[in-house]
Context: one part of a larger RNA
Molecule: large-subunit ribosomal RNA, domain VI
Organism: Planctomycetales bacterium
RNA sequence: CGUACGAAACUUGAGGGAUUUUCUCUUUAGUACGAGAGGAUUUGGAGGGACGUACCUCUGGUGUUCCUGUUGUCACGCCGCGUGGCAGCGCAGGGUAGCUAAGUACGGCAUGGAUAAGUGCUGAAAGCAUAUAAGCACGAAGCCGUCUUCAAGAUCAGGUUUCGAUGGUCGAAAGACCUGGAGCCCCCUGAGAGACGAUCAGGUCGAUAGGCCGGUGGUGUAAGGCAAGCAAUUGUCUCAGCUGACCGGUACUAACGGGCGAACG
Numbered sequence: 001c002g003u004a005c006g007a008a009a010c011u012u013g014a015g016g017g018a019u020u021u022u023c024u025c026u027u028u029a030g031u032a033c034g035a036g037a038g039g040a041u042u043u044g045g046a047g048g049g050a051c052g053u054a055c056c057u058c059u060g061g062u063g064u065u066c067c068u069g070u071u072g073u074c075a076c077g078c079c080g081c082g083u084g085g086c087a088g089c090g091c092a093g094g095g096u097a098g099c100u101a102a103g104u105a106c107g108g109c110a111u112g113g114a115u116a117a118g119u120g121c122u123g124a125a126a127g128c129a130u131a132u133a134a135g136c137a138c139g140a141a142g143c144c145g146u147c148u149u150c151a152a153g154a155u156c157a158g159g160u161u162u163c164g165a166u167g168g169u170c171g172a173a174a175g176a177c178c179u180g181g182a183g184c185c186c187c188c189u190g191a192g193a194g195a196c197g198a199u200c201a202g203g204u205c206g207a208u209a210g211g212c213c214g215g216u217g218g219u220g221u222a223a224g225g226c227a228a229g230c231a232a233u234u235g236u237c238u239c240a241g242c243u244g245a246c247c248g249g250u251a252c253u254a255a256c257g258g259g260c261g262a263a264c265g
Base pairs, nucleotide, nucleotide: 001153005164006163007162008161009160010159011158015150016149017148021049022048023047024046025045026044033038051107052106053105054104055103059101060100061099062098066094067093068092069091070090071087072086073085074084075083076082111145112144113143118138119137120136121135167178168177169176170175183260184259185258186257187203188202189201190200191199208254209253210252211250212249213248214247215246217243218242219241224237225236226235227234228233
């Protein structure tokens, strides 16, 4: 821009994509077969490998500063407590959310149609024979469906539902101007989204983000007081103190403001 008014939501599916893999054990059965040795077709059941999709409850990984311990040195600090710089996050022990696999869940099934090689029925030409000439029936991991996914720019541009098309001034009319209009956009707060657009959640009729409050989770028992000890240190108040992303609550802070938009072509 188109899809013959403007929008919002839900859809149909022309046509594409992906998948459609493989092994072992067991039952049938030590049966059929075979002198024996050996040893099935087939049917049912179970468990795996690889691959794929999704997810983070569990098991783990990461988690650059969430907690703790600790070394050297420099600086602030009267001591103490504490803090900052550098040393790979200084090193070390753990670890929430998120992300993730080695973790968890699920998938290939089943089944229909037309067939290939192949197997047949009836059957003439050609009194026979012949699956073929007319006719009919089977038959594969393959083909077309079934399952899954994208999908109306499918320009033959589809369908359904809902919402909207106001009033005023001037004018003889056409029309002009102002106003309104479902809805949308810019802008702003953001994340279940994200390279940017986009998507999604919101914009005071508000929990969108930050802050604050409470909680979960993490770390592991702060400072200070008291007690014990010559002291290092230990015990106790204390499952304390601190705490990023997580879960709730709360308008304290920030979501201000501006525009487009339909009876034409």